[in-house]
Context: one part of a larger RNA
């Protein structure tokens, strides 16, 4: 001089953009943060409309069909591996980079071929129990896109190349052309959304390799699954990843082992570059989700808001037994120099589900606090010399504060009152329609297009205009030299200052204090940090 996620003193008027527990990975009260699907299923606890039947207070009560919107519980499908957070461990193929081969991949995209025909439980619901509760137990019955066989089948898997083996699930909307019985509906067509095998792909992941990657020799010897091979065995997959056996190796002064300390990149700060700190915010990657350890389901987890074990805390308790885990977002107590609101909305982007409508989203989108940074703006403009009073100084004449105020005069940014106008962010969805494809069709139904309606937290918004009064808006630090900027009073090696020189022992430009002045400026100035 730059610089900060700052923090203290005084100070303080307004907007926009961004930031915001650097420390106890301390320990939580609440409330909310991952849920959807009735067009998979069997159903009907709750609302609600409408019809019927009964009572009668004449608009309410009961009571009748799941038949109808619709649904709590339940079974089942999908997601809960995203996406939110924190840096504790890790000095590692853990990041970065550049390469590699022995894999795997739900949804999504092309394309082949299939989707036959059977079963037998079991939730729930009834029934009777156990428990203070959390929960649980037995009998009866019941459903599916739950589950199991059979059939059928390859360019899929295994071969001894001869052959073996494997698979599935319907559901919703229409329709009567064909066939069958006939108001009309099906086993029939038809569109549609699944299901099943298996091929590319495309997206996402797993493994291995080269080289970069902190500091200490006051750490020199470290290793026995260690290092190699054979053969097994496990893995989606090479591999001592694990096993039986043989061998006796493998790493290391070019620093192995250990020790200490740390996420790691793009970046950020600085600086002319070189480099040196440094890794808040954003965004890629890893790691952990009370602490250890373990697996199950699943295309993905060894799983933040699953499971089971152990371990420490809380907390209930009928003492026999139970429930918890903010490093989600808010908030609370503790720690500390220090860091916000138990706020609104799903209007918009994303995402999960679902055909769809829509539901859910504490991700996001806002708004609320804080001068914590960076930007802008405003605190008035012009005139005004009797140089006005008053302060201070003086060599008492004067000289300074100062055109500064008073006075006249204009002008209203932003800040207010009140009043009017008013965007953008909204694509989309629904309904009817018009071409067009599929279709036997003037049912349906995909995709374009036109009309109509509807959808906004923010927000009383941004802007724009109208109103009135100069009205509500200037501090903080210095003035001895470094360094811009000087004099009186008071003190008198006191009391004090100070980043370095160094000031004060009676005339102190260096303390205090005042008048003047000098640099900043809604800030200033002191402390930490880095260059």
């Nucleotide at each position: 001089g730059a610089u900060u996620g700052a923090a203290c003193g005084c100070u303080g008027g307004c907007g926009g953009u961004a930031g915001g527990c650097u420390u106890a990975a301390c320990a939580c009260a609440u409330g909310c943060a991952a849920g959807u699907c009735g067009a998979g299923c069997g159903g009907a606890a709750a609302c609600g409309a409408a019809g019927g039947u009964a009572g009668c207070u004449u608009g309410c009560u009961a009571c009748c069909a799941g038949g109808c919107g619709u649904c709590g519980a339940g079974c089942g499908g999908c997601g809960g591996a995203c996406g939110g957070g924190u840096g504790a461990g890790u000095a590692a193929c853990g990041c970065g980079u550049g390469g590699g081969a022995a894999u795997u991949u739900g949804c999504c995209u092309a394309g082949u071929a299939g989707u036959g025909g059977g079963g037998g439980a079991u939730a729930g619901c009834c029934c009777a129990g156990a428990g203070a509760a959390a929960u649980u137990u037995g009998g009866a019955u019941u459903a599916a896109u739950a589950c199991c066989g059979c059939a059928u089948a390859a360019u899929c898997u295994c071969u001894a190349c001869g052959g073996a083996g494997u698979a599935a699930a319907g559901g919703u909307g229409g329709c009567c052309u064909c066939u069958c019985c006939u108001u009309g509906g099906a086993a029939g067509c038809u569109a549609u959304c699944g299901c099943u095998a298996u091929u590319a792909g495309a997206u996402a992941a797993g493994c291995c390799c080269g080289c970069g990657u902190u500091g200490g020799a006051u750490u020199a010897g470290c290793u026995u699954g260690u290092u190699g091979g054979u053969g097994a065995g496990g893995u989606a997959a090479a591999g001592g990843c694990u096993c039986a056996c043989c061998a006796a190796g493998g790493c290391g002064a070019c620093g192995a082992u250990c020790c200490a300390u740390a996420g790691c990149u793009g970046g950020u700060c600085u600086g002319a570059g070189a480099g040196g700190a440094u890794g808040a915010u954003c965004a890629g990657c890893c790691a952990c989700a009370c602490u250890g350890g373990a697996a199950c389901u699943g295309a993905g987890a060894c799983a933040c808001g699953g499971u089971c074990c152990a371990g420490a805390c809380u907390c209930c308790u009928a003492c026999g037994g139970g429930a918890g885990g903010c490093a989600g977002c808010a908030g609370u107590g503790g720690g500390g120099a220090a860091u916000a609101u138990u706020g609104c909305a799903c209007a918009a982007u994303g995402g999960g589900c679902g055909c769809a409508a829509g539901c859910c989203u504490g991700a996001u989108g806002c708004a609320g606090c804080c001068a914590u940074a960076c930007c802008g703006c405003g605190u008035g403009u012009g005139u005004g010399a009797a140089g006005a009073a008053g302060g201070c100084u003086c060599u008492a004449g004067g000289g300074u504060c100062g055109u500064a105020a008073a006075g006249c005069a204009c002008u209203u940014u932003a800040a207010g009152c009140a009043g009017g106008g008013g965007a953008a962010g909204a694509a989309a969805g629904c309904u009817g329609u018009u071409g067009u494809g599929a279709g036997a069709a003037u049912a349906u139904u995909g995709c374009a297009g036109c009309a109509g309606c509807u959808u906004g937290a923010c927000g009383g918004u941004a802007c724009c205009u109208u109103c009135a009064a100069a009205g509500g808006a200037a501090g903080c630090a210095c003035c001895g030299g470094c360094u811009a900027a000087c004099u009186c009073c008071g003190u008198g090696c006191c009391a004090g200052c100070a980043g370095c020189c160094g000031c004060g022992g009676u005339a102190a430009u260096a303390c205090g204090g005042a008048g003047g002045g000098u640099g900043c400026a809604a800030g200033c100035g002191u402390u930490g940090u880095u260059c």
Molecule: small-subunit ribosomal RNA, 5' domain
Organism: uncultured prokaryote